[in-house]
Context: one part of a larger RNA
RNA sequence: UUAGGUUUAAAGGGUGCGUAGGCGGGGAUUUAAGUCAGUGGUAAAAGGCUAUAGCUUAACUAUAGUAAGCCAUUGAAACUGGGUUUCUUGAGUUCGGUAGAGGUAGGCGGAAUGUGUUGUGUAGCGGUGAAAUGCUUAGAUAUAACACAGAACACCGAUUGCGAAGGCAGCUUACUAUGCCGUUACUGACGCUGAUGCACGAAAGCGUGGGGAUCAAACAGGAUUAGAUACCCUGGUAGUCCACGCUGUAAACGAUGAUCACUCGUUGUUGGCAAUACACAGUCAGCGACUGAGCGAAAGCAUUAAGUGAUCCACCUGGGGAGUACGUUCGCAAGAAUGAAACUC
Numbered sequence: 001u002u003a004g005g006u007u008u009a010a011a012g013g014g015u016g017c018g019u020a021g022g023c024g025g026g027g028a029u030u031u032a033a034g035u036c037a038g039u040g041g042u043a044a045a046a047g048g049c050u051a052u053a054g055c056u057u058a059a060c061u062a063u064a065g066u067a068a069g070c071c072a073u074u075g076a077a078a079c080u081g082g083g084u085u086u087c088u089u090g091a092g093u094u095c096g097g098u099a100g101a102g103g104u105a106g107g108c109g110g111a112a113u114g115u116g117u118u119g120u121g122u123a124g125c126g127g128u129g130a131a132a133u134g135c136u137u138a139g140a141u142a143u144a145a146c147a148c149a150g151a152a153c154a155c156c157g158a159u160u161g162c163g164a165a166g167g168c169a170g171c172u173u174a175c176u177a178u179g180c181c182g183u184u185a186c187u188g189a190c191g192c193u194g195a196u197g198c199a200c201g202a203a204a205g206c207g208u209g210g211g212g213a214u215c216a217a218a219c220a221g222g223a224u225u226a227g228a229u230a231c232c233c234u235g236g237u238a239g240u241c242c243a244c245g246c247u248g249u250a251a252a253c254g255a256u257g258a259u260c261a262c263u264c265g266u267u268g269u270u271g272g273c274a275a276u277a278c279a280c281a282g283u284c285a286g287c288g289a290c291u292g293a294g295c296g297a298a299a300g301c302a303u304u305a306a307g308u309g310a311u312c313c314a315c316c317u318g319g320g321g322a323g324u325a326c327g328u329u330c331g332c333a334a335g336a337a338u339g340a341a342a343c344u345c
Base pairs, nucleotide, nucleotide: 004316005315006314007299008298012313014200015199016198017197021193022192023191025087026086027085028084029083030082031081033080034079035076036075037074038073041071048066049065050064051063052062053061054060090190091187092186093185095182096181097180098179099178102176103175104174105173106172107171108170109153113149114148115147116146117145118144119143120142124135125134161168162167205246206245207244208243209242210241215239219235220234221233222232257312258311259310260309261308262307265290266289267288268287269286270285271284272283273282294301295300318345319344320343327338328337329336330335
């Protein structure tokens, strides 16, 4: 590099937007770059192929024929490409509805927890397998009232919903983005994918400034144990929360890239769609379960494919060494990205 692959054996980029590039709907007409056909020219010799001949044969050699791409020339016009024109089914806009924990900023709420003050009240509380450390006569725990603080939002709640992914859940206001359905009108291929690039990106971590109730790395003590730098218990600091900036990674998982078309049934559920309301049925868009064909090494997947095809991107090539070394880029750092070899089995 080819072929073959990428749910679980090596392998789908964490996700989107999008540049170049690749690929791209129907009709008409034109062109002739690709494509196809013919003509004559060129295409050194040797070599190749065919035939004959010469060394006893072969290798080898000689002679004759033949073949060959590029270029130029003359045509063809189905397909691909280019130009012009047109269409509406792809794509998008408008109109009428509708859905939701989609996002950002502000306001408000109750339960719980902790703390403080006051009252009642008296000897324990707490914790465990059992204990002890710990708290407590300076009055704890419990209970009642009041106050303050920060964080998270029980029930509803779901096999639910929304979002590109990460993710999103008390109530409410403002701003804002999106999907879906219906179908009135419009644009007329405006599309798909997407190297480099740009943006977003859980948790932990970092910087500056706040905040600090709970929980809790580190740490301390008590237990357990042969030991116990653990599991269990009592405490407890970073952190957990907010603002701004950085980091850019996860089993970032559906371990399954995006888009389009086609392909057996049953069933549940969410949002729509004709009357005024409900129900049934149908249908469109999601989210699930089961089961066929087909696929698969099997487990299984099965109209939300891992089935049948098409386009584009990413990635894999035995285990270890190693996601290491070196170099480079990025980062405040931690580190991230790119990413070998020797050697060994």